[in-house]
Context: one part of a larger RNA
RNA sequence: UGACUGGGCCCCACACAAGCGGUGGAUUGUGUGGUUUAAUUCGAUGAUACGCGAGGAACCUUCCCAAGACUUACAUGGGAUUCGGCAGCUUUAGAAAUGGAGCUUUAUUGGGGCAAUUUUCCAGGUGCUGCAUGGUUGUCGUCAGCUCGUGCCGUGAGGUGUUAGGUUAAGUCCUGCAACGAGCGCAACCCCUGUCGUUAGUUGCCAUCAUUCAGUUGGGGACUUUAGUGAGACUGCCUACGCAAGUCGAGAGGAAGGUGGGGAUGACGUCAAAUCAUCACGGCCCUUACGUCUUGGGCCUCACACGUAAUACAAUGGCCGGUACAGAGGGCAGCCACACAGCGAUGUGAUGCAAAUCUCGAAAGCCGGUUUCAGUUCGGAUUGGCGUGUGCAACUUGACUCUAUUAAGCUGGAAUCGCUAGUAAUCGCUCAUCAUCCAUGGCGCGGUGAAUACGUUCCCGGGCCU
Numbered sequence: 001u002g003a004c005u006g007g008g009c010c011c012c013a014c015a016c017a018a019g020c021g022g023u024g025g026a027u028u029g030u031g032u033g034g035u036u037u038a039a040u041u042c043g044a045u046g047a048u049a050c051g052c053g054a055g056g057a058a059c060c061u062u063c064c065c066a067a068g069a070c071u072u073a074c075a076u077g078g079g080a081u082u083c084g085g086c087a088g089c090u091u092u093a094g095a096a097a098u099g100g101a102g103c104u105u106u107a108u109u110g111g112g113g114c115a116a117u118u119u120u121c122c123a124g125g126u127g128c129u130g131c132a133u134g135g136u137u138g139u140c141g142u143c144a145g146c147u148c149g150u151g152c153c154g155u156g157a158g159g160u161g162u163u164a165g166g167u168u169a170a171g172u173c174c175u176g177c178a179a180c181g182a183g184c185g186c187a188a189c190c191c192c193u194g195u196c197g198u199u200a201g202u203u204g205c206c207a208u209c210a211u212u213c214a215g216u217u218g219g220g221g222a223c224u225u226u227a228g229u230g231a232g233a234c235u236g237c238c239u240a241c242g243c244a245a246g247u248c249g250a251g252a253g254g255a256a257g258g259u260g261g262g263g264a265u266g267a268c269g270u271c272a273a274a275u276c277a278u279c280a281c282g283g284c285c286c287u288u289a290c291g292u293c294u295u296g297g298g299c300c301u302c303a304c305a306c307g308u309a310a311u312a313c314a315a316u317g318g319c320c321g322g323u324a325c326a327g328a329g330g331g332c333a334g335c336c337a338c339a340c341a342g343c344g345a346u347g348u349g350a351u352g353c354a355a356a357u358c359u360c361g362a363a364a365g366c367c368g369g370u371u372u373c374a375g376u377u378c379g380g381a382u383u384g385g386c387g388u389g390u391g392c393a394a395c396u397u398g399a400c401u402c403u404a405u406u407a408a409g410c411u412g413g414a415a416u417c418g419c420u421a422g423u424a425a426u427c428g429c430u431c432a433u434c435a436u437c438c439a440u441g442g443c444g445c446g447g448u449g450a451a452u453a454c455g456u457u458c459c460c461g462g463g464c465c466u
Stems, first nucleotide, its partner, number of pairs: 007466002010463003015456002019419005026311008034302001042053002064297007077121004082116001087104007124286002127284003133280002135275003138271001140269001145184006151160003164175003190263004195231007205220002209218002234257001237251001238249001240247002313412001317371007329360003334353002338349004378409001383404003387400002425448005431442001
């Protein structure tokens, strides 16, 4: 000087407490360990791995395994070689890759260029080392800290400033002081959202006037809305306290009040943290193979263990009928209105739309009916059968429909997780990837919409001083 302490003081945080809903029990999905295997490719492993890389493993992907093949798919440049070879079609062996045979086309001559064949240096490697590295990322932590210049103090390491008294979400600001200033962080500047004005009205809107089945049409720019540009919030005003900074107030005004609510933004550094399999790169290793191609298989195994989710165990519910209301997105190898067929998945025809124009589209909710506490009209696993669409191909191993079957499960031990408001809980919808889809995952979007916080003694983590 730092770190640590079951030392002290002060402070913060869904850290505890107060509440609400879960996990741990059941079935299933998924990831991991283990086991198995010819192979079950590789990586990630307390917090900070385990619906993670993977925003989609039937083939491809694909790295793994078995078998069959090749010596070059590809870049750059240099040297040498060949004039016939490339290309197309037919046929044949084969699982295919690949190999064999035949036919067709193109010539006035010479030179050059390009391209091609063969060859040599090369290429190629998801091979090793993240403890040689760059770049990127997680975490402490959106915590309030981390430093520098000059001066001063100290023999020096270092200290001071950054401590102290207040205050703040904050090293935020004020006062004081051998310190005076400054930088990276904090805050602000950026984006979304909440209010108002203004500009502009099409594909959007419709108050007034006509018109219609219908904002459909004429018309209108008021309103809604869209998207540009401005205003607005600053403790500005008031009360009380205070030297000040600031704090208190169910004060005024205001759509909004003391950071209005979200997002992006992550200081110096820590963990030889993660990644050589995104990419790049030093070194090492392979070079008729650790490179490359093909077919089939595997990554989907299954006594078991763990994580994380989905669905439930029911009456605030299940089922049947009727009926209402979003936002944000996507669409041409696409979205598909509408009509018909089918119980249905879907099929057939067909209009519009490269879209504020056409189209994909809510569910909880509300109104009726039924069910009456049961392993049930709860629950839906498992299995049999008939089908649908995708695709060259659903056996290993896909999704969906109908029908039959109806398992465990009656609220879950010790323990443990999330959340403070449009939040939790609950309800559906879109998108990326994508032929289809193992999505119950992920990123977003809106609908309905709570309870509780006395407080900081204690648990976990963190900050200042000592």